[in-house]
RNA sequence: GAAGCGCGUCGGGCGGUCGCUCCGAAGAUGGGAGAGGAAAGUCCGAACACCAGUGGGCAGCGAGCCGGAUAACGUCCGGGCAUCCGAUAGUUUCGGAUGACGACAAGUGCAACAGAGAACAGACCAGCCCUGUCUUUCAGGGUGAUGGGUGAAACGGUGGGGUAAGAGCCCACCGGCGUCGAUGGUAACAUCGGCGGCCGGGUAAACUCCUCGCGGUGCAAGGCCAAAUAGGGAAACGAACUCUCAGCCGCCCAGCUGAAAACGCGUCUGAUGGCGCCGCAUCGUUUCCGGGUAGGCCGCUAGAGCCCGGCGGCAACGACGGGCCCAGAUGAAUGAUCGCCGUCUCGGUGAUCCGAGAUACAAAAUUCGGCUUACAGACGCGCUUCACUC
RNA sequence: GCCCCCGUCGUCUAGAGGCCCAGGACGCCACCCUUUCAAGGUGGAAAUCGCGGGUUCGAAUCCCGCCGGGGGCACCA
Numbered sequence: 001g002a003a004g005c006g007c008g009u010c011g012g013g014c015g016g017u018c019g020c021u022c023c024g025a026a027g028a029u030g031g032g033a034g035a036g037g038a039a040a041g042u043c044c045g046a047a048c049a050c051c052a053g054u055g056g057g058c059a060g061c062g063a064g065c066c067g068g069a070u071a072a073c074g075u076c077c078g079g080g081c082a083u084c085c086g087a088u089a090g091u092u093u094c095g096g097a098u099g100a101c102g103a104c105a106a107g108u109g110c111a112a113c114a115g116a117g118a119a120c121a122g123a124c125c126a127g128c129c130c131u132g133u134c135u136u137u138c139a140g141g142g143u144g145a146u147g148g149g150u151g152a153a154a155c156g157g158u159g160g161g162g163u164a165a166g167a168g169c170c171c172a173c174c175g176g177c178g179u180c181g182a183u184g185g186u187a188a189c190a191u192c193g194g195c196g197g198c199c200g201g202g203u204a205a206a207c208u209c210c211u212c213g214c215g216g217u218g219c220a221a222g223g224c225c226a227a228a229u230a231g232g233g234a235a236a237c238g239a240a241c242u243c244u245c246a247g248c249c250g251c252c253c254a255g256c257u258g259a260a261a262a263c264g265c266g267u268c269u270g271a272u273g274g275c276g277c278c279g280c281a282u283c284g285u286u287u288c289c290g291g292g293u294a295g296g297c298c299g300c301u302a303g304a305g306c307c308c309g310g311c312g313g314c315a316a317c318g319a320c321g322g323g324c325c326c327a328g329a330u331g332a333a334u335g336a337u338c339g340c341c342g343u344c345u346c347g348g349u350g351a352u353c354c355g356a357g358a359u360a361c362a363a364a365a366u367u368c369g370g371c372u373u374a375c376a377g378a379c380g381c382g383c384u385u386c387a388c389u390c
Numbered sequence: 391g392c393c394c395c396c397g398u399c400g401u402c403u404a405g406a407g408g409c410c411c412a413g414g415a416c417g418c419c420a421c422c423c424u425u426u427c428a429a430g431g432u433g434g435a436a437a438u439c440g441c442g443g444g445u446u447c448g449a450a451u452c453c454c455g456c457c458g459g460g461g462g463c464a465c466c467a
Base pairs, nucleotide, nucleotide: 001386002385003384004383005382006381007380008379009378010377012341013340014339015338016337017336018335020034021033022032023031036361040372041371043370044369045368046367047366048218049217050216051215054254055253056252057251058250060214061213062212063211064210065079066078067077068076069075080101081099082098083097084096085095086094087093102209103208107207108206109203110202124148125147126146127143128142129141130140131139132138156174157173158172159171160170161169175199176198177196178195179194180193181192182191183190184189222298223297224296225295232289233288234287235286236285237284238283244259245258246257247256248255264277265276266275267274268273291466292465293464305324306323307322308321309320311318312317342359343358344357345356346355347354348353391463392462393461394460395459396458397457400416401415402414403413408447418434419433420432421431422430440456441455442454443453444452
């Protein structure tokens, strides 16, 4: 210097003209404000609003090494362990990247094809050993140690003893696992020592088990006002001790609660509501069908808010001090155009310079914290590889 | 804005870890039959299972992320 990977920051600037939305003001031709790092996907976590809110059981969903941060999280930070890559004589050590990282040693299941055998395994070829009177051959049997072969995967390793031949069958050492103890650490875990032949391969993004957590619906939540229509139809249930129905928002049980006087118009009242009147003919609750309107206000943007400074902490982050106000649209504003400059590419060139083209992804809709995905180009940091110089 | 569902030959679909480089029907192509067409018979082609990662020895199937398509939710009475 180039390439790759990871992380972080920015993501055009200045000015003119014409518009659009909102704000304050008595009012004006005047003044002020006006998209993003992802506003996106709607994948997590909350705020906020309404509904429900009594207990038990079953089911369902989610999280999953340890510690910390945080309002909370499946996020972030630090650490541990495992895997991979590189340096190195080296499995140590150092650096980097990745990890849905509780438990297959509680139980159950699964493993096509190939292969002799696929999970308390098995004998195809070679081999070792025994028997058939001996030898060669052959036949029968034993063995599962050794070599081969199959497969993604074949049931610890080396040496010795033992045996007809053999095998953790037994022993020594090494490796793994379990367990007990010590030391270091908040912990995950690490190191060391003792004991046990325990040697029990994979899969839980297979059922399952363990620990922890979880009420539902989403601003079309919800509140207020106005307008219009057929005071329409069907089904189920209904004067409650029991029975029946409905609700307590996955299901079941217990328990609890509710199940008749209204609807329309006028008028009074701050309001639940009171009074009067026309019409219809049973009325109420739930569900479905049919009918009407698709208007306004609030929620609606000052917030777990932004910027700066030093402080505490390895860090995520926290507390303190000072300063600031920064979109609220709803047939849904934030645009169009011109000039100058910037960045990149190509061409004309030795260079200055000139000309042409490009300048991404995409745009709020209740609001925050994250994750994921898209992104022309520029800058910074770390690691690896290659090339060159000393 | 919020919530839910789906994606397999041209079309409609089967599949639910291996027997599947994916089966069936309609359609398409070729041949037979017929004077010819249709019907009928025989055979064939046609899918990187929407895309990309991961788990597993092995993925259409299990998990995650994207892409595309479809449906529902308004107030009043």
Molecule: RNase P RNA; transfer RNA
Organism: Pseudomonadota bacterium